Record summary
RNAcentral holds the full RNA, with entries from ENA, Greengenes and SILVA. A computed fold for a 538-nucleotide part of an RNA from an uncultured bacterium, annotated as small-subunit ribosomal RNA, 5' domain. The coordinates come from a structure-prediction model, not an experiment, and the mean pLDDT is 81.
Context: one part of a larger RNA
RNA sequence: GACGAACGCUGGCGGCGUGCCUAAUACAGGCAAGUCGAGCGGAGUUGAAUAAGUGCUUGCACUAAUUCAACUUAGCGGCGAACGGGUGAGUAACACGUAAAGAACCUGCCUCAUAGACUGGGACAACUACUGGAAACGGUAGCUAAUACCGGAUAACAUAUUUUUCUGCAUGGAAGAAUAUUGAAAGUCGGUCAUGCUGACACUAUGAGAUGGCUUUGCGGUGCAUUAGCUAGUUGGUAGGGUAAAGGCCUACCAAGGCGACGAUGCAUAGCCGACCUGAGAGGGUGAUCGGCCACACUGGGACUGAGACACGGCCCAGACUCCUACGGGAGGCAGCAGUAGGGAAUCUUCCGCAAUGGACGAAAGUCUGACGGAGCAACGCCGCGUGAGUGAAGAAGGAUUUCGGUUCGUAAAACUCUGUUGUUAGGGAAGAAUGAUUGUAUAGUAACUAUAUACAGUAGAGACGGUACCUAACCAGAAAGCCACGGCUAACUACGUGCCAGCAGCCGCGGUAAUACGUAGGUGGCAAGCGUUGUCC
Numbered sequence: 001g002a003c004g005a006a007c008g009c010u011g012g013c014g015g016c017g018u019g020c021c022u023a024a025u026a027c028a029g030g031c032a033a034g035u036c037g038a039g040c041g042g043a044g045u046u047g048a049a050u051a052a053g054u055g056c057u058u059g060c061a062c063u064a065a066u067u068c069a070a071c072u073u074a075g076c077g078g079c080g081a082a083c084g085g086g087u088g089a090g091u092a093a094c095a096c097g098u099a100a101a102g103a104a105c106c107u108g109c110c111u112c113a114u115a116g117a118c119u120g121g122g123a124c125a126a127c128u129a130c131u132g133g134a135a136a137c138g139g140u141a142g143c144u145a146a147u148a149c150c151g152g153a154u155a156a157c158a159u160a161u162u163u164u165u166c167u168g169c170a171u172g173g174a175a176g177a178a179u180a181u182u183g184a185a186a187g188u189c190g191g192u193c194a195u196g197c198u199g200a201c202a203c204u205a206u207g208a209g210a211u212g213g214c215u216u217u218g219c220g221g222u223g224c225a226u227u228a229g230c231u232a233g234u235u236g237g238u239a240g241g242g243u244a245a246a247g248g249c250c251u252a253c254c255a256a257g258g259c260g261a262c263g264a265u266g267c268a269u270a271g272c273c274g275a276c277c278u279g280a281g282a283g284g285g286u287g288a289u290c291g292g293c294c295a296c297a298c299u300g301g302g303a304c305u306g307a308g309a310c311a312c313g314g315c316c317c318a319g320a321c322u323c324c325u326a327c328g329g330g331a332g333g334c335a336g337c338a339g340u341a342g343g344g345a346a347u348c349u350u351c352c353g354c355a356a357u358g359g360a361c362g363a364a365a366g367u368c369u370g371a372c373g374g375a376g377c378a379a380c381g382c383c384g385c386g387u388g389a390g391u392g393a394a395g396a397a398g399g400a401u402u403u404c405g406g407u408u409c410g411u412a413a414a415a416c417u418c419u420g421u422u423g424u425u426a427g428g429g430a431a432g433a434a435u436g437a438u439u440g441u442a443u444a445g446u447a448a449c450u451a452u453a454u455a456c457a458g459u460a461g462a463g464a465c466g467g468u469a470c471c472u473a474a475c476c477a478g479a480a481a482g483c484c485a486c487g488g489c490u491a492a493c494u495a496c497g498u499g500c501c502a503g504c505a506g507c508c509g510c511g512g513u514a515a516u517a518c519g520u521a522g523g524u525g526g527c528a529a530g531c532g533u534u535g536u537c538c
Stems, first nucleotide, its partner, number of pairs: 001537003005534005012385006018378002020343001025341003030337002034079003039076002042073009052063004086296003096220007105213002110209007118152004127142006158181010187201006222268003229259003234256008271293004275286004298319005321332004349375001351374003357371001358369004388418004398409004422479001423475006432465001437459008482527005487508003493522005503510002
């Protein structure tokens, strides 16, 4: 000098940050991932119309039916749930950083280009009936739709084989030709002159891009040699399997290799980096917050789905623990947000809002979002402000001290004159709002229309924070100073008490009757809403 600090005494305000470093201990109840009815069949609610029946007060009520419109959504289906958020247990490793390689690879949504979207089929939920179980959850039979599922046709710049040309950095790469093989949703919502044509979105195949990922390699960053030898899929080859992809990644066979004092192997410790602290620098230390990467999600293992996971709020198995049970069987996983218990010197609210930014879904309106935006608590840190300003000597009273003359606190107080930062009260009162919706006009778009896009104008409306920040007025010096030290180092001294006692102390050292070193008082010095102590690093 620094700190994610803690402890003691003290404590007025604001801004901006920061806040379980220990038990990756266990967790009550709540919330944190949904969305789409413009993919689908149902079911339900409300309203309107039609004709019918019943009651009958003859124009009302009710009942069931059909049609239309609006709304809701359990199920099927699509996309998302692999992002965002948390933690640092493991990991000494291509995990990370940096520089390269992939002629050995993948990539949903997005952009561009080319071509297409023809023709058929059978199911399963929901639902209905019966039925099992305490529950969780099912079973059997029957019905049904789709952008769900499965055939056929078409078909290449894809794949396989053959072949031609060009070319590189070794395996190779690029372009062309022939043969064979492989796809889809006849969808939804609009417009229209309606068996059609057409727009938007969605879909299929291929190529290119972008983005994201995967693999490989050089170099770099740690302690112990009181760890010296380690290795059998081990090291290499051939063949095959597997993968998006090279590879002992795996298998069979063959060879006997491979690593090591330039520190292998073992043990211990540890997430890595941008950065942060210190230092003139070189270095040394650290890896909280913020950003990048990695790993993990009760412990261990495994795969499924998918463009992407071997998946925190998915599945299966085993284990420990907790809970429910009708004892047959089931349920759970806060290292998400807040919160509880425990541990600890020690670390916060079971708050408000989706108004902004971002994300998922949707054509959109919109819905969801403990991400995020905010508020709350804590002097935990940094910064700023205040606790008044001027005049004021009878040097008041009082305290302390005294050589009894005085000296000192001290212009300090009182008193007078001001100010009103902050505070209190009252009034006004934001920026953060851009979009989006809707109406109209113009242009583009289209053969035309619609949708859509852009520009302009109008309309209604939208702020958690928050009646907050800020502004104005009034009022009162009123409500706001402590902590540590005073022997030397080290700025700052006297009195009393104590008497090697009580005690102090970072080092030297003080204290045994005149203690500037202990305790108290007065005074003084330092810092100041803080001051000191402890711990850690330089």